[in-house]
Context: one part of a larger RNA
Molecule: large-subunit ribosomal RNA, domain IV
Organism: Dehalococcoidales bacterium
RNA sequence: CCCUCGUUAAGGAACUCGGCAAUCUAACCCCGUAACUUUGGGAGAAGGGGUGCCUUUUAUAAUGAAGGUGACAUUGAACAGGUCCAAGCGACUGUUUAACAAAAACAUAGGUCUCUGCGAAAGCGUAAGCUGAUGUAUAGGGGCUGAUACCUGCCCAGUGCUGGAAGGUUAAGGGGAGGUGUGCAAGCACCGAACUGAAGCCCCAGUGAACGGCGGCCGUAACUAUAACGGUCCUAAGGUAGCGAAAUUCCUUGUCGGGUAAGUUCCGACCCGCACGAAUGGUGUAACGACUUGGGCGCUGUCUCAACGAGGGACUCG
Numbered sequence: 001c002c003c004u005c006g007u008u009a010a011g012g013a014a015c016u017c018g019g020c021a022a023u024c025u026a027a028c029c030c031c032g033u034a035a036c037u038u039u040g041g042g043a044g045a046a047g048g049g050g051u052g053c054c055u056u057u058u059a060u061a062a063u064g065a066a067g068g069u070g071a072c073a074u075u076g077a078a079c080a081g082g083u084c085c086a087a088g089c090g091a092c093u094g095u096u097u098a099a100c101a102a103a104a105a106c107a108u109a110g111g112u113c114u115c116u117g118c119g120a121a122a123g124c125g126u127a128a129g130c131u132g133a134u135g136u137a138u139a140g141g142g143g144c145u146g147a148u149a150c151c152u153g154c155c156c157a158g159u160g161c162u163g164g165a166a167g168g169u170u171a172a173g174g175g176g177a178g179g180u181g182u183g184c185a186a187g188c189a190c191c192g193a194a195c196u197g198a199a200g201c202c203c204c205a206g207u208g209a210a211c212g213g214c215g216g217c218c219g220u221a222a223c224u225a226u227a228a229c230g231g232u233c234c235u236a237a238g239g240u241a242g243c244g245a246a247a248u249u250c251c252u253u254g255u256c257g258g259g260u261a262a263g264u265u266c267c268g269a270c271c272c273g274c275a276c277g278a279a280u281g282g283u284g285u286a287a288c289g290a291c292u293u294g295g296g297c298g299c300u301g302u303c304u305c306a307a308c309g310a311g312g313g314a315c316u317c318g
Base pairs, nucleotide, nucleotide: 001313002312003311004310005309006308007307008306010304011303014302019299027051028050029049030048031047036041038147052069053068054067055066056065057064082297083296084295085294086293087292088291089289090288094106095105110145111144112143113142114141115140116139122131123130124129149283150282151281153214154213155212158211159210160207161206162205163204164203167202168201169200182189215233216232217231218230219229242276243273254270255269256268257267258266
């Protein structure tokens, strides 16, 4: 010096990207316990107090009751929650990158759309056959969303899907009716030619919890500013409710307020949304989380600033 530990004056996060790491806390009994809430929870909230030994009592015993004692205190060989406040995301328990990621990702119950009438749809297989299912629409398959609460606006022009059938267009093969017409004196008639002939597409409707989309310019009010209002162009329709410097905000450390002596982070507002927005779900939300962010109390060798000690290495010999 390295590894693993122990103790430490005064201070107590000043360390650091960040309390990382290590302390603190801890069992049992009693008291006591807030906001919020889906009334179950939150909750071991928080915060206090107690615990030895002996005697008596009760049929017995306890961590019961009463009294006493004195070394002043939990048990034990060992093991044993730090806590609170605010915000984000995901409802939750669960799952995942075996060996750098455990999460806000996946799943989930719930919601909704769509297909499927049973020899079902869907899937595997050349087929036989099998799964679906020894099920039968309260069932099964697929897509999206993701508990619950309040909700889920406008656009069907494009693309998709569903339905329609008047017209237009439309291939090859097989079968076949009718008509025209040639040769011929006349009739009949093969071949050839022509016509008829599908779905689809064009076309007409519907459909957004289908793929998706949801404007610009100019003027206007008794200071100024702003524009409820008006004009105009374009569009299929011009973003509703709610939220908003946000896991989304470039300018930006926006501005104001809070917290600090001092705060690019954080919380509450504002709205000028570069470039939120409603099941590619919107906004809230109790509980939950080895999740992410900010703050407080307690606690500490993280630090001021190091010191001492223990064991094992390192070093020498073998």